[in-house]
RNA sequence: AACGAAUUAGCUCAACGGUAGAGCGACCGUUUUACACACGGUCGGCUAGGUGUUCAAAUCACUUAUUCCUUA
Numbered sequence: 001a002a003c004g005a006a007u008u009a010g011c012u013c014a015a016c017g018g019u020a021g022a023g024c025g026a027c028c029g030u031u032u033u034a035c036a037c038a039c040g041g042u043c044g045g046c047u048a049g050g051u052g053u054u055c056a057a058a059u060c061a062c063u064u065a066u067u068c069c070u071u072a
Base pairs, nucleotide, nucleotide: 001071002070004068005067006066007065010024011023012022013021018055025043026042027041028040029039030038048064049063050062051061052060
């Protein structure tokens, strides 16, 4: 320098263009003499930034940034 991939909750990851979820985590409660386990609940997201298409965008298009792979 060129090609390609990825970017979503504190972490790991889902999600046909139509209400953004799960597990782990944190907190609260039940339980226990207490802790742990277990069970129930709660918290936590401008979906990397910007622009556009569309009635409607995490999803499609363009662009910027960062990370990774391959080639030279």

RNAcentral holds the sequence, with entries from ENA and Rfam. A computed fold for a 72-nucleotide RNA from Lachnellula subtilissima, annotated as transfer RNA. Its Rfam family is "tRNA". Taxonomically the source falls in Lachnellula (Eukaryota, Fungi, sordariomyceta, Helotiales).